[in-house]
RNA sequence: UACUUAUCCAGAAAGACUGAGGGAAAGGCCCUAUGAAGUCUUAGCAACCUGUACGAUACAAGGUGCUAAUUCCUUCCGCCAAUAUGGUGGAUAGAUAAAUA
Numbered sequence: 001u002a003c004u005u006a007u008c009c010a011g012a013a014a015g016a017c018u019g020a021g022g023g024a025a026a027g028g029c030c031c032u033a034u035g036a037a038g039u040c041u042u043a044g045c046a047a048c049c050u051g052u053a054c055g056a057u058a059c060a061a062g063g064u065g066c067u068a069a070u071u072c073c074u075u076c077c078g079c080c081a082a083u084a085u086g087g088u089g090g091a092u093a094g095a096u097a098a099a100u101a
Stems, first nucleotide, its partner, number of pairs: 001101002004098005013042005021031003025075004043067003048063002050060004071093001076090005
């Protein structure tokens, strides 16, 4: 990087350095000098892989992941409703894990 499968309305932040952006894309709407992103330290959440007892399941937390807002909302198609910036189902895209190449 590609492919396959599963999940995505739950949960969980402080400090130090630094100093202007960030929320994947577009539009919107937000966050941000009362300190963005990034790096480090400590802490936490969760339980995909893993380990233990074992069927279910429970416990632990070694490998990942995560710690503003439902994946922040919408995007494409359908249905309901009725003219609205509405509701709802699915797809696409994205993120994460595991397996394979």